Notes
A computed fold for a 476-nucleotide part of an RNA from a Sphaerochaetaceae bacterium, annotated as small-subunit ribosomal RNA, 3' major domain. It was read from a public genome assembly. Rfam family: Bacterial small subunit ribosomal RNA.
Context: one part of a larger RNA
RNA sequence: UGACGGGGGCCCGCACAAGCGGUGGAGCAUGUGGUUUAAUUCGAUGGUACGCGAGAAACCUUACCAGGGCUUGACAUAUCCUGCGAUGUGGCCGCGAGGCCGCAGCCCUUCGGGGGCGGGAUACAGGUGCUGCAUGGCUGUCGUCAGCUCGUGCUGUGAAGUGUUGGGUUAAGUCCCGCAACGAGCGCAACCCCUGCCAUCUGUUACUAACAGGCAAUGCUGAGGACUCAGAUGGAACUGCCAGUGACAAACUGGAGGAAGGUGGGGACGACGUCAAGUCAUCAUGGCCCUUAUGUCCUGGGCCACACACGUGCUACAAUGGCCGGUACAGAGCGCAGCGAGGCCGCGAGGUCAAGCGAAUCGCAAAAAGCCGGUCUCAGUACGGACUGGAGUCUGCAACUCGACUCCACGAAGUUGGAAUCGCUAGUAAUCACGCAUCAGCAUGGCGUGGUGAAUACGUUCCCGGGCCUUGUACA
Numbered sequence: 001u002g003a004c005g006g007g008g009g010c011c012c013g014c015a016c017a018a019g020c021g022g023u024g025g026a027g028c029a030u031g032u033g034g035u036u037u038a039a040u041u042c043g044a045u046g047g048u049a050c051g052c053g054a055g056a057a058a059c060c061u062u063a064c065c066a067g068g069g070c071u072u073g074a075c076a077u078a079u080c081c082u083g084c085g086a087u088g089u090g091g092c093c094g095c096g097a098g099g100c101c102g103c104a105g106c107c108c109u110u111c112g113g114g115g116g117c118g119g120g121a122u123a124c125a126g127g128u129g130c131u132g133c134a135u136g137g138c139u140g141u142c143g144u145c146a147g148c149u150c151g152u153g154c155u156g157u158g159a160a161g162u163g164u165u166g167g168g169u170u171a172a173g174u175c176c177c178g179c180a181a182c183g184a185g186c187g188c189a190a191c192c193c194c195u196g197c198c199a200u201c202u203g204u205u206a207c208u209a210a211c212a213g214g215c216a217a218u219g220c221u222g223a224g225g226a227c228u229c230a231g232a233u234g235g236a237a238c239u240g241c242c243a244g245u246g247a248c249a250a251a252c253u254g255g256a257g258g259a260a261g262g263u264g265g266g267g268a269c270g271a272c273g274u275c276a277a278g279u280c281a282u283c284a285u286g287g288c289c290c291u292u293a294u295g296u297c298c299u300g301g302g303c304c305a306c307a308c309a310c311g312u313g314c315u316a317c318a319a320u321g322g323c324c325g326g327u328a329c330a331g332a333g334c335g336c337a338g339c340g341a342g343g344c345c346g347c348g349a350g351g352u353c354a355a356g357c358g359a360a361u362c363g364c365a366a367a368a369a370g371c372c373g374g375u376c377u378c379a380g381u382a383c384g385g386a387c388u389g390g391a392g393u394c395u396g397c398a399a400c401u402c403g404a405c406u407c408c409a410c411g412a413a414g415u416u417g418g419a420a421u422c423g424c425u426a427g428u429a430a431u432c433a434c435g436c437a438u439c440a441g442c443a444u445g446g447c448g449u450g451g452u453g454a455a456u457a458c459g460u461u462c463c464c465g466g467g468c469c470u471u472g473u474a475c476a
Base pairs, nucleotide, nucleotide: 001476002475003473004472005471007470008469009468010467011466012465013464015460016459019424020423021422022421023420026315027314028313029312030311031310032309033308034306035305042053043052064301065300066299067298068297069296070295073124077123078122079121080120081119082118083117084116087104088103089102090101091100092099093098106115107114108113126290127289129288130287131286135284136283137279138278139277140275142273147186148185149184150183151182152181153162154161155160166177167176168175192267193266194265195264197235198234199233200232201231202230203229207224208223211222212221213220238261241255242254243253244252245251317417321376322375323374324373325372326371327370333364334363335362338357339356342353343352344351345350383414388409389408390407391406392405393404394403430452431451432450433449434448435447436446
């Protein structure tokens, strides 16, 4: 100087408390451990691994296993020799990779040759093989915590200190005051994006107040530039104003005006560093290793196994509910190898014919919870839907291992979950549906979107994490 303390003081954070909803019990989905296996590829492992890498494992992916092939190679560059048969296409054998046999048939040229392809040779290719404790890059975490430092000066033999401590204050090393310090840098804040209010401009595919036309009805048509909305530019909030408190300061408390008030709400943004944290399997890369194989191609299998154990979720256990009928109101997205209206067929998944739309124009599209009416009456039930049998639909070369969905039948566990444990402070939790990426197909996961919409916070004694000052130390 740090680090640590079941030392002290001050102060924060859904840290506790106050509340609301869960997890832990059930069934299923998914990840992991374990076990099994020819293989169940590899990595991630307290917090900071475990719906994680994976924003889609039937083949492919795929790295694993079995079997069958290839050896200048699936891919790159170069040189030499050689053939021309570039490319298209047929037959046979084979599960396929491929092997064998044909058919049609090269381009440019200064005639030296060149391009392209095949065969041979050589340099070489190739490796998701090892080392993240050799590395770059990227990332997690402490932590959006308020800290981390430097120059000069001053103090000290020196390590170092001072500044950065102190008194107030703040979300903040934020600001004010004081002070052997005076300044400065990286952080904080602001500048950026979204959202909330207003104005101006621009109005088609959006809008419809007034006027006119028309319809069973509808901005449907003429028209309009008001409104909504779209999207571009500005304005607006600064403790600016008032009162009180305070050291006359910074600031705090209350108020006015205002769409918004003290950082308005949200996002992006992560200081010096810590964990030899994670990643050699995104990529890059040193070293080591393989080279008729640790490379490469194919078929099939596996990554989907199952006595168990754990994490994360979904659906429930019902009446604030289930079922049936009727009826409203979103936002954000996506669409041409696509979205597909509408008609017809089918109980349905879907099929068929097919309009429109590269989309503020057409489509996906119905939003659902809600509201109105009916029914069920506390029952393992008209709750719950696992499992199983049968029949089908769709995608795809192909759904046996191993897809999703539909219909009929079957109807399991489950009656609110021990010890323990998680999230959340407002348009939040809870609850309801919608979209997108990936994608042929496959979502209870992920990322977004809107609808409905709470309760509680006395307080900081205690648990956890953190900041500042101080104290002890035989630790570094």